This is a predicted structure of a 373-nucleotide RNA (Bacterial RNase P class A) from Sphingomicrobium sp. A source record names the gene rnpB.
[in-house]
RNA sequence: CCAGAGGGCCGGGCGGCCGCGGGUUCCGCAAGGGACGCGAGGAAAGUCCGGGCUCCACGGAAUAACGGUGCCGGGUAACGCCCGGCGGCUUCGCGCAAGCGGGGUCAGGGAAAGUGCCACAGAAAGCAUACCGCCCGUCUUCGGUCGGGUAAGGGCGAAAGGGUGCGGCAAGAGCGCACCGCGCGGCUGGCAACAGCCGCGGCACGGUAAACCCCACCGGGUGCAAGACCGAAUAGGGGCGGCAAAAGGGCUGGUUCCGGCUCGUCGCCCGGGUUGGUCGCUUGAGCCUGAUGGCAACAUCAGGCCUAGAGGAAUGGUCGCCCAUCCGCUGCAAGGCGGUGGACAGAACCCGGCUUACAGGCCCUCUGGCAAC
Numbered sequence: 001c002c003a004g005a006g007g008g009c010c011g012g013g014c015g016g017c018c019g020c021g022g023g024u025u026c027c028g029c030a031a032g033g034g035a036c037g038c039g040a041g042g043a044a045a046g047u048c049c050g051g052g053c054u055c056c057a058c059g060g061a062a063u064a065a066c067g068g069u070g071c072c073g074g075g076u077a078a079c080g081c082c083c084g085g086c087g088g089c090u091u092c093g094c095g096c097a098a099g100c101g102g103g104g105u106c107a108g109g110g111a112a113a114g115u116g117c118c119a120c121a122g123a124a125a126g127c128a129u130a131c132c133g134c135c136c137g138u139c140u141u142c143g144g145u146c147g148g149g150u151a152a153g154g155g156c157g158a159a160a161g162g163g164u165g166c167g168g169c170a171a172g173a174g175c176g177c178a179c180c181g182c183g184c185g186g187c188u189g190g191c192a193a194c195a196g197c198c199g200c201g202g203c204a205c206g207g208u209a210a211a212c213c214c215c216a217c218c219g220g221g222u223g224c225a226a227g228a229c230c231g232a233a234u235a236g237g238g239g240c241g242g243c244a245a246a247a248g249g250g251c252u253g254g255u256u257c258c259g260g261c262u263c264g265u266c267g268c269c270c271g272g273g274u275u276g277g278u279c280g281c282u283u284g285a286g287c288c289u290g291a292u293g294g295c296a297a298c299a300u301c302a303g304g305c306c307u308a309g310a311g312g313a314a315u316g317g318u319c320g321c322c323c324a325u326c327c328g329c330u331g332c333a334a335g336g337c338g339g340u341g342g343a344c345a346g347a348a349c350c351c352g353g354c355u356u357a358c359a360g361g362c363c364c365u366c367u368g369g370c371a372a373c
Stems, first nucleotide, its partner, number of pairs: 001369010012322007020039002023036005041344001045355002048353005053223001055221002066219005071085005086108001087106008109214002114212002116208003131154002133150005139144001162180006181203001182201008227279004237270007248263007286305008323342001326339005
């Protein structure tokens, strides 16, 4: 210098002019105007987890059902998040090898409580099995046939009841032995997950729990359109009182008439609702800097700061200079000139996470290659 992997940060800057939304203040009777200051993000997104806050239900809770989580330790208000460790798998490097080191990744409790399932292929898939082969024996027309043994070899499969080697055998087989694996017991180290060592056991216990299930732990529901308060015109409801109880309207029974029930108007008071207004609303598990403790996540202390809170919703436009990107021309090159124009996106009660989207740029660590010393 180039390529790759992992992680962190930024994600246009400065100035002029014109606007937009809140706040404070001044002028104005008001309408409105002036000044000052503030005004999106790392994800404001998906609404997937965990909380604060709110109301409802229940009572200080337990159980059942349902749902979730699941190696160990720590962090945190809490978490399915984060940090550190252990184990498995995978990849790279070193090493003759045993192994050691680095990176990535894991829904990583229980399969000797029970149930279910294991497609296709294959002889056989769960009380394993015997197609080819191998070995022994009978028969033989010498091609084979039949009976028995075997599970080394072939073949099927994701998986065939440990692996490698030596012995052994008619051929074979944990049949015997050594090492590895596995199981049981013990000792040592570690808070623990677990690791190491020793002894015993010829090997029993295939896989699957993002299948039922078992074990341990956690969880009542609801979401700011939560919820609290104030409350107009008008319409409607109730109560009390005054005036009318005539005329008229509605329903209804018998033949135009006669009946039955019912409806009024004015004043005062009460309570409910709609439109509307106020609060909730942003000072908070807050942000920045430094010190200390810790491998780290993080914690504590000191100093400083206030940073959108509107209502379906403001945070924008334009011009100039600069910094990137890309394109063209020119140049051996360094560069010069001209043009282009800045990703994903948009607060709506608030925090902690996760996930997803993102042009371009900067930094750190590791690995490999090339060049020079």
Its Rfam family is "Bacterial RNase P class A". About the family: Ribonuclease P (RNase P) is a ubiquitous endoribonuclease, found in archaea, bacteria and eukarya as well as chloroplasts and mitochondria. The RNAcentral record of the sequence draws on ENA.